[in-house]
Context: one part of a larger RNA
RNA sequence: UGACGGGGGCCCGCACAAGCGGUGGAGUAUGUGGUUUAAUUCGACGCAACGCGAAGAACCUUACCAGGCCUUGACAUCCCUUGCAAAAUCCUGGAGACAGGACAGAGGCUAUCAAGGAGACAGGUGGUGCAUGGUUGUCGUCAGCUCGUGUCGUGAGAUGUUGGGUUAAGUCCCGCAACGAGCGCAACCCUUGUCUUUAGUUACUAACAUCAAGUUGAGGACUCUAGAGAGACUGCCGGUGAUAAACCGGAGGAAGGUGGGGAUGACGUCAAAUCAUCAUGCCCCUUAUGGCCUGGGCUACACACGUACUACAAUGGCUAUUACAACGUGCAGCGACAGCGCAAGCUGAAGCGAAUCACUGAAAGAUAGUCUCAGUUCGGAUUGAGGUCUGCAACCCGACCUCAUGAAGUUGGAAUCGCUAGUAAUCGCGGAUCAGCAUGCCGCGGUGAAUACGUUCUCGGGCCU
Numbered sequence: 001u002g003a004c005g006g007g008g009g010c011c012c013g014c015a016c017a018a019g020c021g022g023u024g025g026a027g028u029a030u031g032u033g034g035u036u037u038a039a040u041u042c043g044a045c046g047c048a049a050c051g052c053g054a055a056g057a058a059c060c061u062u063a064c065c066a067g068g069c070c071u072u073g074a075c076a077u078c079c080c081u082u083g084c085a086a087a088a089u090c091c092u093g094g095a096g097a098c099a100g101g102a103c104a105g106a107g108g109c110u111a112u113c114a115a116g117g118a119g120a121c122a123g124g125u126g127g128u129g130c131a132u133g134g135u136u137g138u139c140g141u142c143a144g145c146u147c148g149u150g151u152c153g154u155g156a157g158a159u160g161u162u163g164g165g166u167u168a169a170g171u172c173c174c175g176c177a178a179c180g181a182g183c184g185c186a187a188c189c190c191u192u193g194u195c196u197u198u199a200g201u202u203a204c205u206a207a208c209a210u211c212a213a214g215u216u217g218a219g220g221a222c223u224c225u226a227g228a229g230a231g232a233c234u235g236c237c238g239g240u241g242a243u244a245a246a247c248c249g250g251a252g253g254a255a256g257g258u259g260g261g262g263a264u265g266a267c268g269u270c271a272a273a274u275c276a277u278c279a280u281g282c283c284c285c286u287u288a289u290g291g292c293c294u295g296g297g298c299u300a301c302a303c304a305c306g307u308a309c310u311a312c313a314a315u316g317g318c319u320a321u322u323a324c325a326a327c328g329u330g331c332a333g334c335g336a337c338a339g340c341g342c343a344a345g346c347u348g349a350a351g352c353g354a355a356u357c358a359c360u361g362a363a364a365g366a367u368a369g370u371c372u373c374a375g376u377u378c379g380g381a382u383u384g385a386g387g388u389c390u391g392c393a394a395c396c397c398g399a400c401c402u403c404a405u406g407a408a409g410u411u412g413g414a415a416u417c418g419c420u421a422g423u424a425a426u427c428g429c430g431g432a433u434c435a436g437c438a439u440g441c442c443g444c445g446g447u448g449a450a451u452a453c454g455u456u457c458u459c460g461g462g463c464c465u
Base pairs, nucleotide, nucleotide: 007465008464009463010462011461012460013459015455016454019419020418021417022416023415026310027309028308029307030306031305032304033303034301035300042053043052064296065295066294067293068292069291070290073121077120078119079117080116081115082114083113089102090101091100092099093098123285124284126283127282128281132279133278134274135273136272137270139268144183145182146181147180148179149178150159151158152157163174164173165172189262190261191260192259194230195229196228197227198226199225200224204219205218208217209216233256236250237249238248239247240246312412316371317370318369319368320367321366322365328359329358330357333352334351337348338347339346340345378409383404384403385402386401387400388399389398425447426446427445428444429443430442431441
């Protein structure tokens, strides 16, 4: 000077408390440990690993294992030799890689092309994240971290940055041997909430016509779209306060004291994570630790843990009828509509590179009926049979449909998590990845609560001592 204290003072945070809903019990999905295995590739391990890298393992991916093959190599540069014929397509052998043959005719023609050869070299998802760059997590969107000059101290250092108030804030005010400054805070950026204006097509429809229908004429009002502006600044009023900063209440206002949300992450900490995104030093392999292929594995299963989904029902299940979204996506695509099929889906096929067409009848909700407290008309695991789709191929190992089957489960011990408002809870919809595959992830809207006395205690953090 820091750090720490079951020292003190002050102050914050869904930290506790007050509430609401969960997890921990069941079944399943998924990740991990362990075990098993020829292999179950590798990494991540308190918070800050465990639906994490992986925005999608049937082959591929793929790094792992077994077997079959190659050795200047799948890829790059250089040298020499040879030269008309390389890839594609077809035939034969083979699991294929590959090998042999047929047809065909890119580039090059004295070589900017192809094959063969020798070696320099290629190659390595091999090791070291404790040799590194870059990137990232975390404390933490916490309010801190520093510097110049001056002053004080022998010096390390101190002061400034402490103190009195105040704030979400080292925010601002006042004081002060300090005076200034920088990185942070805030603001500037995006989005949302109100209004004005400009512009009206593919969007909209008040009036006038028209129609099955904003369908068509028409309109430029409204909605909406997307450009430009306005608006909020403690600006105004009252009170408190040191007459300050500020705080409390009020008016006006769509919005009030940071309006809501996002992006934005200071100096640093953890030898934190990553050599498997990439780059890279050193070490190691070089007929193999490199390369190609087929098949298998990453999907195993006495068990243990994490994260989710579905439930245990009547605020419910089922059947019928009926209403209202937003974000998005679409040409190797979205696919209306019609027909067929109980259905998954199939056949034909309009329109649309889309404010025009399609995905796309949102669901919870409402109305009516039924079930009457039961392992049930709850719950749907598991299993049998038959199908559909994608794809060269669904045995290992895909998703979906129909019929049948109908397990556990009657609200969950100790313990533990999230959330303060359009939030929690609940309901569906879209997208990325993607041939196919979503209970995960990232978004979108619908319905829409309860509670906060307070800071004694638990956890984390800030300032002074």
Molecule: small-subunit ribosomal RNA, 3' major domain
Organism: uncultured bacterium